[in-house]
Context: one part of a larger RNA
RNA sequence: CCUUUGUUUAGGAACUCGGCAAAACAACGUGCGUAACCUCGGGAUAAGCACCGUCCGAUGCAAAUCGGAUCGCAGCAAAUGAUUCCAAGUGACUGUUUAUCAAAAACAUAGGUCCCUGCUAACUCGCAAGAGGAUGUAUAGGGGCUGAUGCCUGGCCAGUGUCAGAACGUUAAAGGGAUUUGUCAACUCCGAUUUAUCGGAGGGCAGCGGAGAACUGAAGCGCUGAUGAACGCCGGCGAUAACUAUAAUCGUCCUAUGGUAGCGAAUUUCCUUGUCGUGUGAGUUACGACCCGCACGAAUGGCAUAACAACUUGGAAACUGUCUUAACAAAGGACUCG
Numbered sequence: 001c002c003u004u005u006g007u008u009u010a011g012g013a014a015c016u017c018g019g020c021a022a023a024a025c026a027a028c029g030u031g032c033g034u035a036a037c038c039u040c041g042g043g044a045u046a047a048g049c050a051c052c053g054u055c056c057g058a059u060g061c062a063a064a065u066c067g068g069a070u071c072g073c074a075g076c077a078a079a080u081g082a083u084u085c086c087a088a089g090u091g092a093c094u095g096u097u098u099a100u101c102a103a104a105a106a107c108a109u110a111g112g113u114c115c116c117u118g119c120u121a122a123c124u125c126g127c128a129a130g131a132g133g134a135u136g137u138a139u140a141g142g143g144g145c146u147g148a149u150g151c152c153u154g155g156c157c158a159g160u161g162u163c164a165g166a167a168c169g170u171u172a173a174a175g176g177g178a179u180u181u182g183u184c185a186a187c188u189c190c191g192a193u194u195u196a197u198c199g200g201a202g203g204g205c206a207g208c209g210g211a212g213a214a215c216u217g218a219a220g221c222g223c224u225g226a227u228g229a230a231c232g233c234c235g236g237c238g239a240u241a242a243c244u245a246u247a248a249u250c251g252u253c254c255u256a257u258g259g260u261a262g263c264g265a266a267u268u269u270c271c272u273u274g275u276c277g278u279g280u281g282a283g284u285u286a287c288g289a290c291c292c293g294c295a296c297g298a299a300u301g302g303c304a305u306a307a308c309a310a311c312u313u314g315g316a317a318a319c320u321g322u323c324u325u326a327a328c329a330a331a332g333g334a335c336u337c338g
Base pairs, nucleotide, nucleotide: 001333002332003331004330005329006328007327008326010324011323014322019319029051030050031049032048037042039148053070054069055068056067057066058065059064071075076081083317084316085315086314087313088312089311090309091308095107096106111146112145113144114143115142116141117140123132124131125130149304150303151302152301154234155233156232159231160230161227162226163225164224165223168222169221170220174216175215179211180210181209182208183207187202188201189200190199191198192197235253236252237251238250239249262296263293274290275289276288277287278286
C1' cells in the first nucleotide's frame, strides 16, 4: 500500500449524477393511540407514546391485573428480527421477461370492443391419409385492438381497406370461324426426245398445315352503396368593441372534415433555467398555476383514480467516516528475511 472488518472529538449529506455505501430504526410482544384519502375492503404494525428481569402476596381454573420486595450500568439483558413520513409521474393489482451486462413505465392480466365461425365450423399442421380445434357447439371456438374501476370515447367515408350489390363498360383461357396463306392432284403452255416419257413454267381441287376478324365468354377492375373500438385524417388569411389590449363577431380562400370534452413547458415544449407562486440562505430539479400545444387529445384510447411497486422524480425526520479531514486498530495479502 491492497482486501475484509472495527472504533472515532466537533459538525451531520457540506459527499455525490444520485444518501451509492455505511450507520440508524428493532420482537409480527403487551397496553394505549392512529391522519389525509378511499373502490368502505382498506390505508394500518399508519404515525406516535409507554412497558418488559427475579421473588412474595391478593383476585383467579388459567391467562392476566394490582400491591410489595429485590439485583444489575443495562431485564425483548445472548442470537434472531421493519427505518419512517410528505409530494408527484407511470403501470390498476398478484404475475411474466432479455439462462450469461436491461426486472422496467416493457409483456401478461381480469374487463371492454370489433371481425370470423351453424359443425365434415372457422382457424392451424400435413403432399396426402389424417390430427388439433373438441369427445367442444355461438353463455362455444378462432383472430385483431385496448387494458382493473369511475366519467367518457367528438367530427370526417374524399384516399386505402373491408362488406354488400348487380344494370352497364372493360376483361383470360376456351369456343367460334369470315378471311387469308403454305403445300398440292387434275389441267394448260414451252423445250427436249430413244414416242415409253423427261425437264421447266403456270395453275390450283381435296387433304394436311400456318395466320386469324366478328361473335359467345367468369371473377376482378371500373361503377353504386355501407362501414372508424377498420388503415387513417381532423386548415389559412384579413378586419372588428367609446383609452390601450384582446376579439364574443364579420369577410374570404381551400378541404372529406377542419381537433369536441378533458389535459397541457407534460416520459410530449425547440425557443427555455418560458412567466408567476410554494419550498431553500441560495432551487437548470420538484410541486401548484398560466396557455404563445415548435410537434397533447379521445380503445394507435382521453382524463381522473383507492390499493400495490427491488419502478422513476423532488422533499423531510432520524442516522451516520459519504464528506470537512483524516486517525488508530485487527485479520489476511503484498514486501523483507528464512
Molecule: large-subunit ribosomal RNA, domain IV
Organism: Candidatus Kuenenbacteria bacterium